Overview
This is a predicted structure of a 92-nucleotide RNA (c-di-GMP-I riboswitch aptamer) from a Blastocatellia bacterium. It was read from a public genome assembly, where an Rfam model found it. NCBI's taxonomy places the organism under Bacteria, Pseudomonadati, Acidobacteriota, Blastocatellia. It matches the Rfam family "c-di-GMP-I riboswitch aptamer". Its family is annotated with cyclic-di-GMP binding in the Gene Ontology. Its mean pLDDT, the model's own confidence on a scale to 100, is 80.
[in-house]
């Protein structure tokens, strides 16, 4: 240097749960701060997918009209997947 991935060493990241801000941003869904810490060697970013979430806007039901109720992402989240990229350490 590649590969691999340790009971190593210093470190990242954060499932879930409490708390908090409802100030802010959204119509919601979620984003954001703290505090524990499930677990992860890319649980870093990107690009496509695909899975769940929510329905504002839009189409259509009912309807005398309205509430009502159903579909749908362009919205969100993924510690789902492929590709290709960058990256800490140096045991076996």
């Nucleotide at each position: 240097c590649a590969c691999c991935g340790a009971u190593a060493a210093g470190g990242g990241c954060a499932a879930c749960c409490c708390g908090g801000a409802g100030a802010g941003c959204g119509a919601a869904a979620g984003c954001c701060c703290g505090g524990g810490g499930c677990g992860c060697a890319a649980a870093g970013a990107c690009a496509u997918c695909a899975a769940c979430c929510u329905a504002a806007g839009u189409c259509g039901u009912a309807a005398u009209g309205a509430g009502u109720g159903g579909a749908u992402a362009u919205g969100g989240u993924u510690g789902g997947a492929u590709g290709g990229u960058u990256g800490c350490c140096g045991a076996a």